[in-house]
RNA sequence: GGCCGGUUGGGCGGUCGCGGCCGCGCCUCGGCGCGGUCGAGGAAAGUCCGUACUCUGCAGGGCACGGCGCCGGGGAAAUCCCGGGACGGAGUGAUCUGUCGGAUAGGGCCACAGAAAACAACAGCCGGGAUUCCGAUCCCGGUCAUGGUGAAAAGGUGGUGCAAGAGACCACCGGCGUUCACAGCAAUGUGGGCGGCCAGGCAACCCCCGUCGAGAGCAAGGUCAAACAGAGACGAUGGAGCGGCCCGCUCCUCCCGGCCCUUCGGGGCCGGUAGGCCUCGGGUAGACUGCAUAGAUGGAUGAUCGCUGAAGCGAGAGGCAAGGGAUGAAACGGUCCCCGCGUAAACCUCCGCCUAUCGCUGGACAGAAUGCGGCUUAUAGACCAGCCU
Numbered sequence: 001g002g003c004c005g006g007u008u009g010g011g012c013g014g015u016c017g018c019g020g021c022c023g024c025g026c027c028u029c030g031g032c033g034c035g036g037u038c039g040a041g042g043a044a045a046g047u048c049c050g051u052a053c054u055c056u057g058c059a060g061g062g063c064a065c066g067g068c069g070c071c072g073g074g075g076a077a078a079u080c081c082c083g084g085g086a087c088g089g090a091g092u093g094a095u096c097u098g099u100c101g102g103a104u105a106g107g108g109c110c111a112c113a114g115a116a117a118a119c120a121a122c123a124g125c126c127g128g129g130a131u132u133c134c135g136a137u138c139c140c141g142g143u144c145a146u147g148g149u150g151a152a153a154a155g156g157u158g159g160u161g162c163a164a165g166a167g168a169c170c171a172c173c174g175g176c177g178u179u180c181a182c183a184g185c186a187a188u189g190u191g192g193g194c195g196g197c198c199a200g201g202c203a204a205c206c207c208c209c210g211u212c213g214a215g216a217g218c219a220a221g222g223u224c225a226a227a228c229a230g231a232g233a234c235g236a237u238g239g240a241g242c243g244g245c246c247c248g249c250u251c252c253u254c255c256c257g258g259c260c261c262u263u264c265g266g267g268g269c270c271g272g273u274a275g276g277c278c279u280c281g282g283g284u285a286g287a288c289u290g291c292a293u294a295g296a297u298g299g300a301u302g303a304u305c306g307c308u309g310a311a312g313c314g315a316g317a318g319g320c321a322a323g324g325g326a327u328g329a330a331a332c333g334g335u336c337c338c339c340g341c342g343u344a345a346a347c348c349u350c351c352g353c354c355u356a357u358c359g360c361u362g363g364a365c366a367g368a369a370u371g372c373g374g375c376u377u378a379u380a381g382a383c384c385a386g387c388c389u
Base pairs, nucleotide, nucleotide: 001388002387003386005384006383007382008381010308011307012306013305014304015303016302018039019038020037021036022035023034024033025032026031041365045376046375048374049373050372051371052370053217054216055215056214060247061246062245063244065213066212067211068210069209070084071083072082073081074080085100086099087098088097089096090095101208102207106206107205108202109201110200122147123146124143125142126141127140128139129138130137131136155173156172157171158170159169160168174198175197176195177194178193179192180191181190182189183188221289222288223287224286230280231279232278234276238252239251240250241249255272256271257270258269259268260267261266311361312360313359314358315357317355318354319353320352322349323348324347332340333339334338
């Protein structure tokens, strides 16, 4: 100088002010006064994930839809935490950081450039033919080793072979697949054998596999109070309810009148109505609770003074460090012509550090609203531990 983890994030006292609770006194029963005591964070923020709790009368299956996805462990769960594995990236390093089921179930896409982006064929090379101004040009066939384009164009080196070429074949290497051994709980790793398998990428494209998931939410809900005006449509074997849909299940109801038929059991048609859902419209909406070692509800924990303190700035004092400082003082020492002490000192400079004193400033991010576990974001300063250069 840096990396990473943790702690803290002013303290004490006085005065006035605010909210809850308790006690006492007063009271026109609205409340007031006095005393005591308690009174905001590591993130209270974001509202991203999970969950407790509450309601939808009980409750299931399937589809749709959505989330997650390497291995092991923690955990109520979490897209969370810890450790590990594979493939990467940054840094000298400590360390930080990205990704993670499947491309051999199927579909789809890969701009531009390039002949061509997955049955390849431009230039080039080889073979055959034709023409020829003897430079070359054209046609057919074979080929992709070389060149060019690109993020990516059929793995690399050396050889055999071929008309010329090519994993076409061979040796070795690399990748991939498979199998065995060893290590490991595992993901995987190391090594051996076999196989020319060698043509990709994208699934935060559709999709496939596995797994999980009802919805709404404290403005949830509960109790009391207040107020009430209806209208329309559907409608009896009909309506409603657990989901977005279907099935199953459950609850309420299965009423009245008329007409026709009748084998006298009943059947058909029409009208109305109960409960209920839906649409339009009117009225009322206050209190208590939920509610918590702060518990407010237009929402409290503030202001001010003194002392002190982390830290910062300035001043001069002392000391240290650093730089300058002699053809190199004195004293002292020596082997005494000279040398040592020695840039050491004196002295100067002062941009650095420490100690005490004086003066000034004096913290950052920021504010509970049902609770809890995480993640993310913001953060002046101080302290502690480990590691790197």
This is a predicted structure of a 389-nucleotide RNA (Bacterial RNase P class A) from a soil metagenome.